[in-house]
Context: one part of a larger RNA
RNA sequence: AUCUCUUGAAGGAACUCGGCAAGUUAGCCCCGUAACUUCGGAAGAAGGGGCGCCCCUCGCAAGAGGGGCUGCAAUAAAAUGAGUCAACCGACUGUUUAACAAAAACACAGCUCUCUGCUAAGUCGCAAGACGACGUAUAGGGAGUGACACGUGACCAAUGCGGAAAGAUUACGGUAAGGGGUCAGCCGCAAGGCGAAGCUCUGAGCCCAAGUCCCCGUGAAUGUCGGCCGUAACUAUAACGGUCCUAAGGUAGCGAAAUUCCUUGUCGGGUAAGUUCCGACCUGCACGAAUCGUGUAACGAGUUGACUGCUGUCUCCAAGAGAAGCUCA
Numbered sequence: 001a002u003c004u005c006u007u008g009a010a011g012g013a014a015c016u017c018g019g020c021a022a023g024u025u026a027g028c029c030c031c032g033u034a035a036c037u038u039c040g041g042a043a044g045a046a047g048g049g050g051c052g053c054c055c056c057u058c059g060c061a062a063g064a065g066g067g068g069c070u071g072c073a074a075u076a077a078a079a080u081g082a083g084u085c086a087a088c089c090g091a092c093u094g095u096u097u098a099a100c101a102a103a104a105a106c107a108c109a110g111c112u113c114u115c116u117g118c119u120a121a122g123u124c125g126c127a128a129g130a131c132g133a134c135g136u137a138u139a140g141g142g143a144g145u146g147a148c149a150c151g152u153g154a155c156c157a158a159u160g161c162g163g164a165a166a167g168a169u170u171a172c173g174g175u176a177a178g179g180g181g182u183c184a185g186c187c188g189c190a191a192g193g194c195g196a197a198g199c200u201c202u203g204a205g206c207c208c209a210a211g212u213c214c215c216c217g218u219g220a221a222u223g224u225c226g227g228c229c230g231u232a233a234c235u236a237u238a239a240c241g242g243u244c245c246u247a248a249g250g251u252a253g254c255g256a257a258a259u260u261c262c263u264u265g266u267c268g269g270g271u272a273a274g275u276u277c278c279g280a281c282c283u284g285c286a287c288g289a290a291u292c293g294u295g296u297a298a299c300g301a302g303u304u305g306a307c308u309g310c311u312g313u314c315u316c317c318a319a320g321a322g323a324a325g326c327u328c329a
Base pairs, nucleotide, nucleotide: 002323003322004321005320006319007318008317010315011314014313019310027051028050029049030048031047036041038147052069053068054067055066056065057064058063070074082308083307084306085305086304087303088302089300090299094106095105110145111144112143113142114141115140116139122131123130124129148295149294150293151292153225154224155223158222159221160218161217162216163215167213168212169211173207174206175205178202179201180200181199182198185194186193187192226244227243228242229241230240253287254284265281266280267279268278269277
C1' cells in the first nucleotide's frame, strides 16, 4: 500500500457529472399537523413532549397521577422512516430484457371503431374434428387509445374500406359464319386442276362472372393540414386589402418543450456568482388534438432542480481493530 470496519479537532457538500458512498432519522404513547384534493386522502405530513427502577394513591386489571433513586444516556444492546419545496413522464397495484437496461417501455380498468345472427365471425388441421362455447350481440373476434376532468377542429384529392349498379373493359367456356389439310370421284394426252361425305387444323361474330374504370360514402381509416405583396396621424406592428396555388391550408390548447438548429434566445426568480432549474414571452429550424391535446389529487427503487438536518464526500488527512500479506517452523 490492499480488503472489511471503528473513531475524529474546526468547518459542513467547499467533494463530485451527480450528496455516489457514508451518516442523520428510527419503537410505543400524547400533543400537533399546511398547500392541494377525485373529499377517500395528502398524513407517520411537518414540528414538539414523554418512556428505566422504587414507594404512595386510584383501579378488578391494563394502566394513570404524585414523590423519590442511578447513570453521559432508560425504545440505554439488536431489530428499527431523514424530511421539505417544485418541475417532467406515466393515472394507479402490477409486468419486463433468467446472466450489464425495471423505465417515461408493456399491461391495465375506461373510451372508440370494426367484424360476427349461430353449422357465427375468427383460429388450428390434408381431413375427420376441435377451440370459440355447452357461449348467442349486455356475447365473441380484430384494431387503436389508455384512470379521471375539459375537449377531440379542417380536408374524401391520393391510398384503404363500404355501397350501388346504368355504362366502358374483360378470362375460361358455349355457339359458330368462314378458311386450310386429306380424300372417293370428275376433267385433262401429260403436267396438273376441281373436289362431296368423313376425319382433322383453324376460326370472325355473338352470349357470358368477379374485378378494374366510372359514381357515392367513410378520419377514434393510412394520411395531409400553403406562399407572395401592400396598408393605421411618431415609430413599430397589421384588425384590413390584393394576388397565386390547393382536397383543405393547423382550430382549441400548449409552446426554447423528453420536441428550439441559431441558443448559455430575451425578461423575471432562486445564488455572492446558475450552459442546469422554475415562471413568462412566442421569432413553433421541425407542437397540436384517441401514432390523442391540455390539465390533474394519489402513486413511483423513474428523471431534473432547490432547501433543512446530517455527516471524513471534501479542506486534509490521522489514529485504531481484524483480515490478507512478509519471515521462520
Molecule: large-subunit ribosomal RNA, domain IV
Organism: metagenome